[in-house]
Context: one part of a larger RNA
Molecule: small-subunit ribosomal RNA, central domain
Organism: metagenome
RNA sequence: CUGGGCGUAAAGGGAGCGCAGGCGGUUCGGUCAGUCCAAAGUGAAAUCCCGGGGCUCAACCUCGGAAGUGCUUCGGAUACUGCCGAACUUGAGUACGUGAGAGGAGAGCGGAAUUCCAGGUGUAGCGGUGAAAUGCGUAGAUAUCUGGAGGAACAUCGGUGGCGAAAGCGGCUCUCUGGCACGAAACUGACGCUGAGGCUCGAAAGCGUGGGGAGCGAACGGGAUUAGAUACCCCGGUAGUCCACGCCGUAAACGUUGUGCACUAGGUGUAGGAGGUAUCGACCCCUUCUGUGCCGUACUAACGCAUUAAGUGCACCGCCUGGGGAGUACGGUCGCAAGACUGAAACUC
Numbered sequence: 001c002u003g004g005g006c007g008u009a010a011a012g013g014g015a016g017c018g019c020a021g022g023c024g025g026u027u028c029g030g031u032c033a034g035u036c037c038a039a040a041g042u043g044a045a046a047u048c049c050c051g052g053g054g055c056u057c058a059a060c061c062u063c064g065g066a067a068g069u070g071c072u073u074c075g076g077a078u079a080c081u082g083c084c085g086a087a088c089u090u091g092a093g094u095a096c097g098u099g100a101g102a103g104g105a106g107a108g109c110g111g112a113a114u115u116c117c118a119g120g121u122g123u124a125g126c127g128g129u130g131a132a133a134u135g136c137g138u139a140g141a142u143a144u145c146u147g148g149a150g151g152a153a154c155a156u157c158g159g160u161g162g163c164g165a166a167a168g169c170g171g172c173u174c175u176c177u178g179g180c181a182c183g184a185a186a187c188u189g190a191c192g193c194u195g196a197g198g199c200u201c202g203a204a205a206g207c208g209u210g211g212g213g214a215g216c217g218a219a220c221g222g223g224a225u226u227a228g229a230u231a232c233c234c235c236g237g238u239a240g241u242c243c244a245c246g247c248c249g250u251a252a253a254c255g256u257u258g259u260g261c262a263c264u265a266g267g268u269g270u271a272g273g274a275g276g277u278a279u280c281g282a283c284c285c286c287u288u289c290u291g292u293g294c295c296g297u298a299c300u301a302a303c304g305c306a307u308u309a310a311g312u313g314c315a316c317c318g319c320c321u322g323g324g325g326a327g328u329a330c331g332g333u334c335g336c337a338a339g340a341c342u343g344a345a346a347c348u349c
Stems, first nucleotide, its partner, number of pairs: 003321004007303002012317001014201004021194003025088007033081002035077003039073004049065006091191001092188003096183004103177007110154001115149007125136002162169002206247006215241002220236004258316006266295011299304001322349003331342004
C1' cells in the first nucleotide's frame, strides 16, 4: 500500500457534542482546475521484452525494434466533479397548534415497615437451623398496646409499558429546566452527514474533607458443618451503603450488533398522536405517522436476523489479522492513591 472481515469464531470506541478532514439535494449560466482526446518535446546508455546476427551450442556479446505506465508545453471536448454567480424546496432548521412521559436539578410533604428509647399489660422463655449451638431473657426478654426518635427505601398501580445519548430514571406536591411525537403548512433556503485529535457525561466499587448512620453488611469475632472449612448455614459486626463538595473513568458500560440516509411482501400485539367512518356521545371498525415486541422471503457456517436487518447500497469513523507470553514489561500521559490509557519483544506451541 492492499485484500477479507467485526451478533455468537479475532474484531463496534461506554455515550454524546464538535474543530480540522472526508462526503454532500434540485435547476440554469459561467470557468475549464480535476477528467478525456490530438500533437510536439522529454523520458541517457546498459538492463528487461520481441526479432535478427557472432563465439561449434549455451552462458556471454552484438544490431534493430518495442516499451518506458511519467513530466512539460500547446490546441481542443465539457457529460461528471471542483470553483464562481443566480435560483428552487423535497434534506435540515425556525415559528405556530396539540400531546404523552420514573428525562434532569432543587425544595417541601406522606404512609407502610425495620431498629432503638420511654411507659402499660404479661411470664418463661425467645431466637435460630437440616439438626443445633453461639446469642438475647427473671436486672422481666419474646408477644401485645400507647407515645416518641432516627435513617433508608417507596408495596399495590407496574405492563417484552414510558422517558433519556449512554450511564440510568419509579411515593406525592411545587419551582426551574432539556428532549421527543403528531398536525398544519407560514418562514429560512442545503444552513447537511460523519467526525482523527479535543471537550463533556459516564453504574458499582474505591479515594479526599465534613456530616449522617435505621436496615443491610466486605474485613473481623464467635457458633456450627467438615478429615480440614481461612467457605457455603447461624449469632454479632467495622468500613461502606446515605448527604454535600472534589477525585477516579472502569464493567458481561451487552442488542456482546458504530452513526446517518435511501431502498426491499406482509401478518399480529402494545404505547403516544392525527384523520375517516359510526354514534346523541363514548366504544367498535378503517387509514396514517412515531416508538416498542412477536411471526415470517432474501441473507447467514449454522444458530438466527428479517422495514427497529445481521437484506440491498452510499458516506464517514472505530477496530481485527493464530494460541500462550500479556492487557504483562519498558517509556510516556493522567491520578492523592488504588490504578487508568497507550502498549511491545524474547521465548514457546